[in-house]
RNA sequence: GAUGAACGCUAGCGAUAGGCUUAACACAUGCAAGUCGAGGGGCAGCACAAGGAGCAAUCCGAGGUGGCGACCGGCGCACGGGUGCGUAACACGUAUGCAACCUACCCGUAACACGGGGAUAGCCCGGGGAAACCCGGAUUAAUACCCGAUAAGACAGGGACACCGCCUGGUGAUAUUUGUUAAAGGUUUACCGGUUACGGAUGGGCAUGCGGGGGAUUAGUUAGUUGGCGGGGUAACGGCCCACCAAGACGGCGAUCCCUAGGGGAACUGAGAGGUUUAUCCCCCACACUGGUACUGAGACACGGACCAGACUCCUACGGGAGGCAGCAGUGAGGAAUAUUGGUCAAUGGUCGAGAGACUGAACCAGCCAAAUCGCGUGAAGGAAGACGGUAUUAUGUAUUGUAAACUUCUUUUUUAAGGGAAUAAAGUGAGGGACGUGUCCCUUAUUGUAUGUACCUUACGAAUAAGCAUCGGCUAACUCCGUGCCAGCAGCCGCGGUAAUACGGAGGAUGCGAGCGUUAUCCGGAUUUAUUGGGUUUAAAGGGUGCGUAGGUGGACUGGAAAGUCAGCGGUGAAAUGCCGGAGCUCAACUCCGGAACUGCCGUUGAAACUGUCAGUCUUGAGUGCGAACGAGGCAGGCGGAAUUCGUAGUGUAGCGGUGAAAUGCAUAGAUAUUACGAAGAACCCCGAUAGCGCAGGCAGCUUGCCAGGCCGCCACUGACACUGAUGCACGAAAGUGUGGGAAUCAAACAGGAUUAGAUACCCUGGUAGUCCACACAGUAAACGAUGAUAACUGACUGUUUGCGAUAUACAGUAAGCGGUUAAGCGAAAGCGUUAAGUUAUCCACCUGGGGAGUACGCCGGCAACGGUGAAACUCAAAGGAAUUGACGGGGGCCCGCACAAGCGGAGGAACAUGUGGUUUAAUUCGAUGAUACGCGAGGAACCUUACCCGGGCUCGAACGGCUAAUGAAUAAUCAUGAAAGUGGUUAGCUAGCAAUAGCAUUAGUCGAGGUGCUGCAUGGUUGUCGUCAGCUCGUGCCGUGAGGUGUCGGCUUAAGUGCCAUAACGAGCGCAACCCUUAUCUUUAGUUACCAUCAGGUUAAGCUGGGGACUCUAGAGAGACUGCCACCGUAAGGUGUGAGGAAGGUGGGGAUGACGUCAAAUCAGCACGGCCCUUACGUCCGGGGCGACACACGUGUUACAAUGGGGGGUACAGCGGGUCGCUACCUGGCGACAGGAUGCUAAUCCCGAAAGCCCCUCCCAGUUCGGAUCGGAGCCUGCAACCCGGCUCCGUGAAGCUGGAUUCGCUAGUAACCGCGCAUCAGCCAUGGCGCGGUGAAUACGUUCCCGGGCCUUGUACACACCGCCCGUCAAGCCAUGGGAGCCGGGGGUACCUGAAGUACGUGACCGCAAGGGGCGUCCUAGGGUAAGACCGGUGACUGGGGCU
Repeated sequence: GAUGAACGCUAGCGAUAGGCUUAACACAUGCAAGUCGAGGGGCAGCACAAGGAGCAAUCCGAGGUGGCGACCGGCGCACGGGUGCGUAACACGUAUGCAACCUACCCGUAACACGGGGAUAGCCCGGGGAAACCCGGAUUAAUACCCGAUAAGACAGGGACACCGCCUGGUGAUAUUUGUUAAAGGUUUACCGGUUACGGAUGGGCAUGCGGGGGAUUAGUUAGUUGGCGGGGUAACGGCCCACCAAGACGGCGAUCCCUAGGGGAACUGAGAGGUUUAUCCCCCACACUGGUACUGAGACACGGACCAGACUCCUACGGGAGGCAGCAGUGAGGAAUAUUGGUCAAUGGUCGAGAGACUGAACCAGCCAAAUCGCGUGAAGGAAGACGGUAUUAUGUAUUGUAAACUUCUUUUUUAAGGGAAUAAAGUGAGGGACGUGUCCCUUAUUGUAUGUACCUUACGAAUAAGCAUCGGCUAACUCCGUGCCAGCAGCCGCGGUAAUACGGAGGAUGCGAGCGUUAUCCGGAUUUAUUGGGUUUAAAGGGUGCGUAGGUGGACUGGAAAGUCAGCGGUGAAAUGCCGGAGCUCAACUCCGGAACUGCCGUUGAAACUGUCAGUCUUGAGUGCGAACGAGGCAGGCGGAAUUCGUAGUGUAGCGGUGAAAUGCAUAGAUAUUACGAAGAACCCCGAUAGCGCAGGCAGCUUGCCAGGCCGCCACUGACACUGAUGCACGAAAGUGUGGGAAUCAAACAGGAUUAGAUACCCUGGUAGUCCACACAGUAAACGAUGAUAACUGACUGUUUGCGAUAUACAGUAAGCGGUUAAGCGAAAGCGUUAAGUUAUCCACCUGGGGAGUACGCCGGCAACGGUGAAACUCAAAGGAAUUGACGGGGGCCCGCACAAGCGGAGGAACAUGUGGUUUAAUUCGAUGAUACGCGAGGAACCUUACCCGGGCUCGAACGGCUAAUGAAUAAUCAUGAAAGUGGUUAGCUAGCAAUAGCAUUAGUCGAGGUGCUGCAUGGUUGUCGUCAGCUCGUGCCGUGAGGUGUCGGCUUAAGUGCCAUAACGAGCGCAACCCUUAUCUUUAGUUACCAUCAGGUUAAGCUGGGGACUCUAGAGAGACUGCCACCGUAAGGUGUGAGGAAGGUGGGGAUGACGUCAAAUCAGCACGGCCCUUACGUCCGGGGCGACACACGUGUUACAAUGGGGGGUACAGCGGGUCGCUACCUGGCGACAGGAUGCUAAUCCCGAAAGCCCCUCCCAGUUCGGAUCGGAGCCUGCAACCCGGCUCCGUGAAGCUGGAUUCGCUAGUAACCGCGCAUCAGCCAUGGCGCGGUGAAUACGUUCCCGGGCCUUGUACACACCGCCCGUCAAGCCAUGGGAGCCGGGGGUACCUGAAGUACGUGACCGCAAGGGGCGUCCUAGGGUAAGACCGGUGACUGGGGCU
């Protein structure tokens, strides 16, 4: 885009066209084929009528008239109408032919029509039957029937001639000859008929070429079969039929069989070529309940005729009968589904008729149905307060619905009403008239309309009567809100939905189409996705394993002939309709009509001769032969050889051997392994040996002999296209396998044992049988691979190698044939190929058409078997696949780094305690953090508070703040009662400014904003952790690539570093690195108090204490200094190395701050902020108490220890960072002490805040201790409203575990680890052994990068991309689905054989009938149907069973 459609929602009108696609299922009822009295006998019924009867009504009324039932006869019924069962066929289409034919009615021409005869229906009479219907008798007519005559240019036979042709032959005139055959009349004068012959027209019959379905898992078929001769039959040819003879005929160019199917014009689609379809209309065919048969006829084997058989239905008096809608309506059934039991013959057409006319479900009309196409309408113009309402929103503002509505003006198609009102009709006929001249034409007039009072026209009223459907994630035009929460649902494909859904449902809005709109089904297109036009086969599906070769296809050069293909002109045909173009008619259009072109085809004819084919002749270049030379693991058969292996024998020799990652099984004191000698057997041939050679492929390797074959080179002698390819076919064909017979050393499926392992029917080990070897025979497959069919030609280079030629040489160049490598052009999706093409061409063969199912099933063929060849479908998925890209990953590779390992030091894991977590418990044990990257974390201070939790008691404008309104006058202070407190209820005192209004301030009441540590860190901001202070992450332009993307950023060297240098299709740049910043180490300079004190002076018991100084230390500002700068060596350079020099410091001097693009939906809604959701006398808030501190247990982080490098006692020395007025506190007094009571200095370089380890002396003597200090008892001190739950400290007493810690694991590379103490924050106090800082003492070790972990760069593989914590295979379990096998069972179509055999044609026939023609009866042949039998094929079903698919 289309449809004979159906379904859903909706629906105003008209025109045109269409309407059982299914059950060729069954049918009630009515109608669909009759007509002619001018063929006939007649006359039942109807009408008329002379006449008659009767007063009349009325009745009678010899076919007398109009006419006419039934009957005889003629013509028609073979048309028209329906359907598509059958049919794969000369059925259809197209084109030819009939010298092999017919044709009623019609036209033309010629001729004719004489005489005679006997019947029969009807009517009448009688009879039978329920009926249908039948029988008998009598009588009668014809255009019915019969006989005779006439007879041709008809027919049949014979004879001669001419011409022609297509084989048999045809035609013709000729007075040729013999024989045969005809007729019908009617009416009343005008015609209509009859017979014969010829011709025409029309319609048919037959034959042939070509064309148009599927299946080879159908390969052979055929006995009247194929042909002949002779007959029969027919309109006619013909095995159409028959007798005889011959043995043919068809088939891979698809016979036969099976399945499907009416064919065509045309229709839809498509650019076309094609594909699909055959409804309506036209042509042809076939059929008429199923099957068979003939009759009549011009024509039928006959839809509304006959006979027979069968099934079914109906009637019946059970004896017997009737029927055939696939005609028009209509009914039932089937189905998703398809209409009225309508009108008329007015027109068109048909039949009959002289005609009038009759008949006509053909036809024309109407009815029903949006089922299709076309047309019209549902209003038009104006109208902004952009109304109301709705919806949305940043919410009282805006957007949108929306000029939409209202409102104003206008129009009236359509609807309704009223009035008018067609064309379609001209013929014919009647009447009148005319012309020509006897039957035609013309004129006038009258008459004929179903549809129809319709179309159309006019008038009136009045916007009045008339809009829906689908969609809105992308494809694909159109977006928001609410609801829902992987539910409900959507979905054509991709896919939506798990709390912010433009995808579900609703709403608003929008988009598309519009009396329709969607959905479903089907066809074509897109789909060059079956490729003729117009595809492919290295890796995506696809080259046969290889050769030979048949058919077939294709084929070198030249000349000539002919003209099959080819091309051109002309002729015939290609029906009409349809489609296209031009025009015309319906108001337009659809529709219809006229004309044109077209119908791409087929046939004929006349030419042309380039190309292809064909015939004839020639040629040598393709191909082959010959001669000569070289070559090779080419093949077959035989002979020979050495090494190795195993075995045997003997010797030597002794305890192991063997084997592995390590072992064990195994062998061995009965002597192995090892070693020596001799011997045996079988198999395989080291080195040479190679991107070397040979072969068609499989394949071929010691040496040698024989036989056979091959390609190649040279010569250019011979043949003369002999060629290429190759379906079917034939042959060869690795390994494994099979059969028979040998052989058997090694190795070695199966098998056994030992190991490994969770297991190990494996990998490893020890054994070991088939087999491996030979002969013969089968098998016939491989990743049989170059995953690349064969042949021929053409198209750039470079390079290696083999064998020839080139007189000789492995010189050099060349040339031919091979085997390789790198590349140009070109090709290719890319990878890649590239004279050995996957390039450019030609020919032939083979093969492919999404994945799975499946190379499976069934069938067939082959095979001894194993198995091979051929080779589906149902069902299922939306992918499967190729090449390349970027990542990620690898028990891949290379390079490199890191306290990563190693080397060391000290710890953890065992104990007790502290602290955090899990778990458990609880009224609550608030919440969060959970591998690394949670667990002394948020928390840098939980007794109350904090506090978020629990219990209980209160409040509801609320604990705090702001606005407004009203009232009060205070605020505040004191106080009482009650209560656990919060609170509740009272008492007393008590305003300021202003004249006042009022203002300030506060309380109370009300109101608007509250409040929430409630949820979502997966809605977020901000902040943070981690990879990681790892060296990476990117961009612009250019270049490369179809593209993803690459290059840069790779490579070499170097670095801590993508730090540099060199190289380079890249050149630059950005974020990172580094540097800049702080601190520390040295120096200089400036400054000099509270710090300092060398020199000078004073002074003290002593002391920078004082004057003073500006030197030093120090303080804190500014500078300097370090840059591989210098030297040596190495290196192109960058840079590296050096016990180098210098220097306080040397190669980043140490430390800090600083954290790229990003990853983990990492953490946090409880720090804060914030979207959405939720609570509002509570999920808010206040108070008291409790809890966060529980305790069988488990884990993390720590502290103290286990002791002598130690504990205890005494003495003694040296810091730095910091802190301090609600504070730090000197000093004094008291106390064993914590501390208390006094007192002084300091708002700090000024005063205060005790350093310890260390050093010296003494003691302890290896023990659960003079170690260790938990726990518990007692007594105190301090803070605080308050130390019960639940603080710290002191003293006295008590004195637990623990004797260095399993697997495993952590930190650290120098002022580091370790050890030692000091300070600070928080803080009333403190559960601090934590955290953050500070100084003191002060080591050991690093061979090195194999390994563990993490990371960086390059590379490689990948079926991963949520990225290896990935992906993914098979069994089993369960459900569903289709399917194979299956004892069988059921059904179907077709064939064969035999039996039977209706009707009927033909044939035969003596008796019967008939005047005759003829018929009957009987018989024969054939046959529909029926029966019997066996077998094949197809389908359904089937216990059970096999695999497959989906979940």